Predicted 3D model of a 75-nucleotide RNA (transfer RNA) from a Verrucomicrobiota bacterium. Rfam family: tRNA. From the family's description: Transfer RNA (tRNA) molecules are approximately 80 nucleotides in length. Rfam classes the family as a transfer RNA. It was read from a public genome assembly.
């Protein structure tokens, strides 16, 4: 230096043009002799960055950054 794959909520991750979500964590109430169990409920996002495309973009296209993992070159 080339391919290719991954980037979404604190972790794990779904969602492939039309209201952004889920299990866990977390915070509040309930229950309970107590609990980290159990139920109810709340909160929590610049979808990696910038631009294009579209009435409309997490999705499509272009550059580019982080990280995996292949190749390939070196005096």
């Nucleotide at each position: 230096g080339c391919c290719g794959g991954u980037g979404u909520a604190g972790c794990u991750c779904a969602g492939u043009g039309g209201u952004a979500g889920a299990g866990c964590a977390g915070c509040g109430c309930a229950u309970u002799c107590g609990u980290a169990a159990u139920g109810c409920g709340c909160g929590g996002g610049u979808c990696g960055u910038c631009g294009g495309u579209u009435c409309a973009a997490a999705c499509c296209c272009g550059a580019c950054c982080a990280c995996c993992g292949g190749c390939u070159c070196c005096a």